[in-house]
Predicted 3D model of a 74-nucleotide RNA (transfer RNA) from a Thermoplasmatota archaeon.
The source organism's lineage runs through Archaea, Methanobacteriati and Thermoplasmatota.
The coordinates come from a structure-prediction model, not an experiment, and the mean pLDDT is 82.
The RNAcentral record of the sequence draws on ENA.
Rfam family: tRNA.
RNA sequence: GGGCCCGUGAGGUAGCUUGGAUAUCCUGGAAGCCUCCGGAGCUUCACACGGGGGUUCGAAUCCCCCCGGGCCCG
Numbered sequence: 001g002g003g004c005c006c007g008u009g010a011g012g013u014a015g016c017u018u019g020g021a022u023a024u025c026c027u028g029g030a031a032g033c034c035u036c037c038g039g040a041g042c043u044u045c046a047c048a049c050g051g052g053g054g055u056u057c058g059a060a061u062c063c064c065c066c067c068g069g070g071c072c073c074g
Stems, first nucleotide, its partner, number of pairs: 001073007010027003020057001029045005050066005
């Protein structure tokens, strides 16, 4: 220098191929119920699409550039 793959809450993970309304689930966090207390259980809540631009009525998803990580080739 070239090619491929990956990046989604505090951690993990689905959704991307085939664009569609308030982005899924688990653990963790907060509050409540329950309980003599705690735990367990149940209910509710907060928190995420690596950054920028483009296409589109609409982008996590498609296109371009950049950043970070991994692998391969030279």